About this RNA: Transfer RNA from Beggiatoa sp. IS2, 73 nucleotides, folded computationally. Its mean pLDDT, the model's own confidence on a scale to 100, is 83.

RNA sequence: AGGGCAGUAGUUCAAUUGGCAGAACGCGCCGCUCCAAACGGCGAAGUUGGGAGUUCGAGUCUCUCCUGCCCUG
Numbered sequence: 001a002g003g004g005c006a007g008u009a010g011u012u013c014a015a016u017u018g019g020c021a022g023a024a025c026g027c028g029c030c031g032c033u034c035c036a037a038a039c040g041g042c043g044a045a046g047u048u049g050g051g052a053g054u055u056c057g058a059g060u061c062u063c064u065c066c067u068g069c070c071c072u073g
């Protein structure tokens, strides 16, 4: 320098043909318990890496930049 993959909640990851952004773990509160753990209930937590474009509508499609990993030279 060229090519490929990935980036979504604090963490690990989903999200169907473009149509309401979710789960588990963690965290907070409550129940249970003598206390705690486990278990159960409720809740908070998101600029979907940044920017632009297409579209009635973008996590998803297009362009560009950034970061990480891999391949070629």
Stems, first nucleotide, its partner, number of pairs: 001072007010025004019056001027043005049065005